[in-house]
Parts: sequence; C1' cells; structure tokens
RNA sequence: GCGGGUAUAGUUUAAUGGUAGAACGUCUGGUUGCCAAUCAGAUAAUAGGAGUUCGAUUCUCCUUACCCGCA
Repeated sequence: GCGGGUAUAGUUUAAUGGUAGAACGUCUGGUUGCCAAUCAGAUAAUAGGAGUUCGAUUCUCCUUACCCGCA
C1' cells in the first nucleotide's frame, strides 16, 4: 500500500428496517445480631459523519480504533 472482519450500558452479549432487551455490575430500600445470599426499585448504550427510506443498530459511502490476511 491492497483486501476482509469487528465496534450496542461500567463489563459480557441479544436485536435480518418498525418503542434497543438481558445478565453481571453500581446506587437506594427491605430482610439479617453482622457479613454473605435473597427480594423490590433505580441507573446507564447503538464508534464519528453523510446518504437511502415514512422509519436505520440493521442497507450504502467516508473517517477513526482494533484484529486477520496479502505484498
């Protein structure tokens, strides 16, 4: 330099164009003599930009970061 892949909550991970879910975590409360466990509630996400579409995590293009291959 060329080609391919990945990017969603603090972490792991679903969602084949129609309200973005879950688990763990964090916080608050209940329960307990204390801790752990458990119960209830809250918290927080689509890498960035543009395009297509009535509607985009999803399709297209560019950029960024990481990974793989070729030279």

Record summary: A computed fold for a 71-nucleotide RNA from a Patescibacteria group bacterium, annotated as transfer RNA. It matches the Rfam family "tRNA". It is annotated as a transfer RNA. The coordinates come from a structure-prediction model, not an experiment, and the mean pLDDT is 83. The source organism's lineage runs through Bacteria and Bacteria candidate phyla. RNAcentral holds the sequence, with entries from ENA.